This is a predicted structure of a 474-nucleotide part of an RNA (small-subunit ribosomal RNA, 5' domain) from Candidatus Woesebacteria bacterium GW2011_GWB1_41_10. The RNAcentral record of the full RNA draws on ENA and SILVA. Lineage of the source: Bacteria > Bacteria candidate phyla > Candidatus Woeseibacteriota.
Context: one part of a larger RNA
RNA sequence: GGAUGAACGCUAGCGGCGUGCUUUGAAUAUGCAAGUGGGACGAGCUCCGCAAGGAGCGAGUCGCGAACGGCUGAGUAAUGGAUAGGAAUCUACCUUUUGAUGUGGAAUACCCCUGCGAAAGCAGGGCUAAUACCGCAUAAGACCUAACGGUGAAAGCACUUAACUGUGCGUCGAAAGAUGAGCCUAUCUCCCAUCAGCUUGUUGGUAGGGUAAUGGCCUACCAAGGCUAUGACGGGUAGGGGGCGUGAGAGCGUGACCCCCCAGAAUGGGACUGAGAACGGCCCAUACACCUACGGGUGGCAGCAGCUGGGAAUCGUACGCAAUGGACGAAAGUCUGACGUCGCGACGCCGCGUGGAGGAUGAAGGCCUUCGGGUUGUAAACUUCUUUUGUCCUGAAUGAGAAUUCAGGAAGAAUAAGCACCUGCUAACUCUGUGCCAGCAGCAGCGGUCAUACAGAGGGUGCAAGCGUUAUCC
Numbered sequence: 001g002g003a004u005g006a007a008c009g010c011u012a013g014c015g016g017c018g019u020g021c022u023u024u025g026a027a028u029a030u031g032c033a034a035g036u037g038g039g040a041c042g043a044g045c046u047c048c049g050c051a052a053g054g055a056g057c058g059a060g061u062c063g064c065g066a067a068c069g070g071c072u073g074a075g076u077a078a079u080g081g082a083u084a085g086g087a088a089u090c091u092a093c094c095u096u097u098u099g100a101u102g103u104g105g106a107a108u109a110c111c112c113c114u115g116c117g118a119a120a121g122c123a124g125g126g127c128u129a130a131u132a133c134c135g136c137a138u139a140a141g142a143c144c145u146a147a148c149g150g151u152g153a154a155a156g157c158a159c160u161u162a163a164c165u166g167u168g169c170g171u172c173g174a175a176a177g178a179u180g181a182g183c184c185u186a187u188c189u190c191c192c193a194u195c196a197g198c199u200u201g202u203u204g205g206u207a208g209g210g211u212a213a214u215g216g217c218c219u220a221c222c223a224a225g226g227c228u229a230u231g232a233c234g235g236g237u238a239g240g241g242g243g244c245g246u247g248a249g250a251g252c253g254u255g256a257c258c259c260c261c262c263a264g265a266a267u268g269g270g271a272c273u274g275a276g277a278a279c280g281g282c283c284c285a286u287a288c289a290c291c292u293a294c295g296g297g298u299g300g301c302a303g304c305a306g307c308u309g310g311g312a313a314u315c316g317u318a319c320g321c322a323a324u325g326g327a328c329g330a331a332a333g334u335c336u337g338a339c340g341u342c343g344c345g346a347c348g349c350c351g352c353g354u355g356g357a358g359g360a361u362g363a364a365g366g367c368c369u370u371c372g373g374g375u376u377g378u379a380a381a382c383u384u385c386u387u388u389u390g391u392c393c394u395g396a397a398u399g400a401g402a403a404u405u406c407a408g409g410a411a412g413a414a415u416a417a418g419c420a421c422c423u424g425c426u427a428a429c430u431c432u433g434u435g436c437c438a439g440c441a442g443c444a445g446c447g448g449u450c451a452u453a454c455a456g457a458g459g460g461u462g463c464a465a466g467c468g469u470u471a472u473c474c
Base pairs, nucleotide, nucleotide: 001474002473003472004471006470007469008468009467010466013352014351015350016349017348018347019345020344021310026308028306030305031304032303035064036063037062040061041060044057045056046055047054048053071264072263073262080189081188082187083186084185085184086183089181090180094177095176096175097174098173099172100171101170102136103135104134105133111126112125113124114123115122116121142151143150144149156169157168158167159166190236191235192234197227198226199225202224203223204222205221206220207219208218209217239261240260241259242258243254244253245252246251266286267285268284269283270282288299289298290297291296316342318341319340320339324338325336326335327334328333355385356384357383358382365376366375367374368373391410392409393408394407395406396405397404398403418463419462420461421460422459423444424443425442429458430457431456432455433454439446440445
């Protein structure tokens, strides 16, 4: 000198774009953050209708989604990341191609009845539907087999037609693609040797099990191996990268915001469902908190706001699904604290303004003085001009709205300057006070009666809606 997710002191007019718990991965009142489909299903209810029927709501069954999106960085030094490769794998929805979609059955939730419980909820009996569940048939291709041969599937709905019809959306088998994911290998990836030896499923083989898949991943048997000063093992610290800061570069430091990967969801385990696994799913244990009729239950903000605590320190319990994106749906649409906006904070960057021109008796006042004067200083007053910004009025466009932008007009210099420094480094000097005191200080150092270094004043210098200080990095 540059930089910051900064803080503190003094000060403060406006706008745009960004950004905002770095500390206790501490605890959390309240609201919201994941639903959707009646064109899969049978009840029920409401409205219209004389009726037939029509429209709507909707707990439950069922399908898809909830594995995305959002948050955090505790753990992790390699089950991670980056780069380059690989073979023994899976992949819902989507795209392409191809072959099918025949025929039966038994249940069950909702509902009704009975009972238990304070509640959360639960048990028994009875009834019913489906694109829920289970058979039979069929098998181009698929799978198993050396071969013969064997195994295994499906679901309908809506509109339309006089109709066996037609159309659309589905369902099942197979192949390919795309996307996503799992696995393996090589190289690189912080400090300590005051950590020198480590290892028995350990290292390899055979056989089997298990997995979507390879493999000591697991088991039995056999062999005795494997790693290590090119740093094993142990300890400390830490999420990694793209990047970011600085620097001429080499490098050094760093990993906020945004993007990619990983890991986690009170702590520790476990499985279920599913194409795929668990922040707002389930089970167990633990700690904590809450309700209780004391028998028993309920909960998980490292989602968005908010609250308590901690701290030098970090915001609103806002508005909207109008845009972009996502889930579901044939669609209309519903949901979406993702997102888009607004609010708060000079926290940062950028931009604008606080007026322009003229104006000497060089006014008054202040300060200094060698008492002549000098300086503040064209600065002010005064004259004239302008209206950025701000205030007020009108109109237009955009926007869900809040509001924003643009155009025109009115009055009026009006509404708007501070902070640090002035001994040298380092731009900027005098007076008064103080008297090794009070104090200053980044370093050298200054102050003990003539202090440009302390304090005040006048003047000056530098930055400027900021200026200084502190902390950290280069």